A computed fold for an 87-nucleotide RNA from a Rhodospirillales bacterium, annotated as transfer RNA. NCBI's taxonomy places the organism under Bacteria, Pseudomonadati, Pseudomonadota, Alphaproteobacteria, Rhodospirillales.
RNA sequence: GCGGGCGUGGCGGAAUUGGUAGACGCGCUGGACUCAAAAUCCAGUUCUGGCAACAGAGUGUCGGUUCGACUCCGACCGCCCGCACCA
Numbered sequence: 001g002c003g004g005g006c007g008u009g010g011c012g013g014a015a016u017u018g019g020u021a022g023a024c025g026c027g028c029u030g031g032a033c034u035c036a037a038a039a040u041c042c043a044g045u046u047c048u049g050g051c052a053a054c055a056g057a058g059u060g061u062c063g064g065u066u067c068g069a070c071u072c073c074g075a076c077c078g079c080c081c082g083c084a085c086c087a
Stems, first nucleotide, its partner, number of pairs: 001083007010026003019067001027045006046057004060076005
């Protein structure tokens, strides 16, 4: 350089044919239980602002198509695999 694959919260990992992003699990936080702890059970847990109701942002980055994009298109970044090249 050429070809292919992948990129989603703190982690793993989902999301029909383009139609509520993060189901489910781990972890974490608070509570119950206990003399205390472990285990178990209940609630919460993307980020920002807010006491809250709620609002805004968010699927590697920047654009495009569309009423609507994790999903389709273009360019770029990063990682992985294969091939080629150089000595």

Its mean pLDDT, the model's own confidence on a scale to 100, is 80.
The sequence was found in a public genome assembly.
Rfam family: tRNA. It is annotated as a transfer RNA. Gene Ontology term of the family: triplet codon-amino acid adaptor activity. Rfam describes the family as follows. Transfer RNA (tRNA) molecules are approximately 80 nucleotides in length.